[in-house]
RNA sequence: UGGAUCAGGGCGUCGCUGUGUUAACGCGCAGAGGAAAGUCCGGACUCCGCAGGGCAGUGAGCCUGGUAACGCCAGGGCGGAGCGAUCCGACGGAAAGUGCAACAGAGAGCAGACCGCCGAUGGCUCCGCAAGGAGCACAGGCAAGGGUGAAAGGGUGGGGUAAGAGCCCACCGCCGCGCUGGCGACAGGGCGGGCAUGGUAAACCCCUCACGGAGCAAGACCAAAUAAGCCGGCGUGCUGAGCGAUCAGUGAGGAUUGGCCCGAUCGAGCCGGCGGGUAGGUCGCUAGAGGCCAGCAGUGAUGCGGGUCCCAGAGGAAUGACGUCACGGCCCGCGAGGGUGGACAGAAUCCGGCUUACCGAUCCACCAC
Repeated sequence: UGGAUCAGGGCGUCGCUGUGUUAACGCGCAGAGGAAAGUCCGGACUCCGCAGGGCAGUGAGCCUGGUAACGCCAGGGCGGAGCGAUCCGACGGAAAGUGCAACAGAGAGCAGACCGCCGAUGGCUCCGCAAGGAGCACAGGCAAGGGUGAAAGGGUGGGGUAAGAGCCCACCGCCGCGCUGGCGACAGGGCGGGCAUGGUAAACCCCUCACGGAGCAAGACCAAAUAAGCCGGCGUGCUGAGCGAUCAGUGAGGAUUGGCCCGAUCGAGCCGGCGGGUAGGUCGCUAGAGGCCAGCAGUGAUGCGGGUCCCAGAGGAAUGACGUCACGGCCCGCGAGGGUGGACAGAAUCCGGCUUACCGAUCCACCAC
């Protein structure tokens, strides 16, 4: 530096949940995690939708493999960090379009000249008979150096020049086209081109690929209660008002309550069944992309076949409390010893990942000194 494993232990007593057994009392057996967490990805399963395709939206984005699938994993490529083992990387496109760049700065995208350099050419002044020379820095030339900035239109060196500049040359970089190696990402080398093409896509956007929605409070079954509806049985009397619907009265027969009578209530409905599905119950529900052991194939992720084991299943929701023993941590003490507390956390349909939390202990491999 990388990886793997364990993660408080033993005994006793009393409880809790599930289960087996028992007529019952009771007895036996099992009872949280590496993350059960965050709910961030991917699937199984269930219901709804769906001929097929597209738009929109969301997501992924180097290559090749692995897988049920993935945004995961393995191996590799490229870039960066490190002496190294090793680690990190949203790692397609900016010569399709649109946009953005505060401050600083002369100039930030059809570049630009503040300081600076030059003054070959033109101008001016002076010297000189003249040829010419000296000076100024007005026109002008330059972009090497300084300065600003996250970023200033290839880099280093040489030639060249008035000073400079791909202006020219070599190497590096870049662009284009072949070649060689590799499944590929890509690597190496060749030829041609003085360089056109600045940054930003974790801005819109473009390209390629993937994706129907909701989730175990999914969903299924049983079923008190209750409304609509359907079927069957027994009933729907009398008086008054009104054209009628209906209203008022009466309370006989009847219905409910109840074993029966009285009573009370209802009185044109009542009773029964179906239906419906609230409360409640049952299933889903834990035997699974399962654990362990070695084998074979593969660099590996992983795959294949074999043996063996059964390992929580609650539903306001169990998995705890106390005692004792040893263990290790911290504190006090010269010491004997004493005190204190035991990491993170905790199932809820299940599985594969990622991320985050974590006292401490052990093992393996490698690097450096």

Model confidence (mean pLDDT): 78 of 100. This is a predicted structure of a 369-nucleotide RNA (Bacterial RNase P class A) from a Holophagaceae bacterium. A source record names the gene rnpB. It matches the Rfam family "Bacterial RNase P class A". Gene Ontology terms of the family: tRNA processing, dimeric ribonuclease P complex and ribonuclease P activity. Rfam classes the family as a ribozyme. The organism belongs to Holophagaceae, within Bacteria. The RNAcentral record of the sequence draws on ENA.